[in-house]
RNA sequence: CCGUGCUUAGCGGGGAGGUAGCGGCUCCCUGAGUGCCGACUUGUCGGCAUGACCUGCAAUCCGCUAUAGCAGGGUGAAGCGCCUCCCGAGGCGCCUCGCCCACGGUCGAUCGCGGCGCGUAAGUGGCGUUGAAAGCUGGGUCCCGUGCAACAGGGCGGCGUGAACCUGGUCAGGGCCGGAAGGCAGCAGCCAUAAGCGCAGAGCUCUGUGUGCCGCGGGGCUGCCUGGCUGGAGCCAACUGCGCGUCGGGACGGUCGUGAGCAGCGUCGACGGAGGCCCGCACGG
Numbered sequence: 001c002c003g004u005g006c007u008u009a010g011c012g013g014g015g016a017g018g019u020a021g022c023g024g025c026u027c028c029c030u031g032a033g034u035g036c037c038g039a040c041u042u043g044u045c046g047g048c049a050u051g052a053c054c055u056g057c058a059a060u061c062c063g064c065u066a067u068a069g070c071a072g073g074g075u076g077a078a079g080c081g082c083c084u085c086c087c088g089a090g091g092c093g094c095c096u097c098g099c100c101c102a103c104g105g106u107c108g109a110u111c112g113c114g115g116c117g118c119g120u121a122a123g124u125g126g127c128g129u130u131g132a133a134a135g136c137u138g139g140g141u142c143c144c145g146u147g148c149a150a151c152a153g154g155g156c157g158g159c160g161u162g163a164a165c166c167u168g169g170u171c172a173g174g175g176c177c178g179g180a181a182g183g184c185a186g187c188a189g190c191c192a193u194a195a196g197c198g199c200a201g202a203g204c205u206c207u208g209u210g211u212g213c214c215g216c217g218g219g220g221c222u223g224c225c226u227g228g229c230u231g232g233a234g235c236c237a238a239c240u241g242c243g244c245g246u247c248g249g250g251a252c253g254g255u256c257g258u259g260a261g262c263a264g265c266g267u268c269g270a271c272g273g274a275g276g277c278c279c280g281c282a283c284g285g
Stems, first nucleotide, its partner, number of pairs: 001285006010075002012030006020065005033050008053073005081277006090268005098262002101259008110251002113248008122240003125236003134230008142219006148212002150209007158199004167192004175184003
C1' cells in the first nucleotide's frame, strides 16, 4: 500500500418555550437529500413541496444527571468525526440618548372650518323731505276703585188664578133660644181675599259677571302701539362683508406618556469559509 472482517465516534444543526438542568416535545430559523414545475446559454439558474437510517415507549408526560432519552436493530475507519477562528440567516435580553410609526393626555400671539353672542355699516334690501335721529308732551295697552250700559237671577209693583172646615162679607134652605115680637150661630151658593201658583215683561230696587269701540278718579310707566310740537337727514341690521369674544371638533407644531419597528449594546448562533487534531483492531498478501 492492497484485500476480507470487526467495532469506536457519528448517522442533521441552532434559537425560544418549558426544566434546578439535559433530551425527547411545541413554535421558529437553517437546509443534506429527494420529487415536481418553469427559463434558457443543455447543465446551470429560479420557484414550490417534503424534511436528515429503521422500530417500540411517553409527552398536563417519560427517561436521564456535565457519560444528562431508554431499549432493540442497521450502517460505519469514511475526508468520516472532533476543536478553534471568521462570516452571519435567525432568536433572546437591555436601552429608549438617535430615526420613524401608531395611540392617548396637555399646551399654542399658528392655520383654516363650524355654532353662538357683541359691535360695525362697505355692499344688497327696507323705512325716511307725504319729514329720519334726538328732545318735549298727550293717549292707549297694564293695575285699583267707581259710574253707566249689557246680560243673568231675586224682590217690590201689575194682571190672572186661588180656601170642604181651621179667612172675611152676604148668608137661601135648615138649626138653636123665645109665649110672641124677635134674636143668635151658620153649611152650600155668590162676592172678596191670604199663602201659594201662573202670565207679562214697561217701571223701581238688590245681587252677580270669562261682558263693553263707553265715562270718571288714582297709580304705574318707558316694553310696545299711536297723536301733537320742536327739529331738519338720517334710521333699521334681515342677508353678504369686516372686527372682537367664546365654545366645538380638525390640521400643524411643542411637550409628556404608552406600545411597535429600525438603529445601538450584550448574548446564543444554522448555512458557508479558513486553520488544526484524530483516523483504531484482527487475519492474509
Molecule: Bacterial large signal recognition particle RNA
Organism: Planctomycetota bacterium